[in-house]
């Protein structure tokens, strides 16, 4: 310096152009004679800019950061 992947919720992952979603996690409630378990409901994210579409996590560019390979 060159190639590839990859950056989504406190944390581990979905989502191949049409209203971002799961388990745990945290908060109220419920149930207990108390916890735990359970169950209802909630809160809470698309790395930053930019172009393309009526529409953009998604497609294209440019920057950042992380992982790998190769020199």
């Nucleotide at each position: 310096g060159c190639c590839g992947a990859g950056g989504u919720a406190g944390c581990u992952c979905a989502a191949u152009g049409g209203u971002a979603g799961a388990g745990c996690a945290c908060g109220u409630c419920a149930u207990u004679g108390g916890u735990a378990a359970u169950g209802a409901c909630g809160c809470g994210a698309c790395a930053a800019g930019a172009g393309u579409u009526c529409a953009a996590u998604u497609c294209u560019c440019u920057u950042u950061c992380u992982c790998g390979g190769c020199u």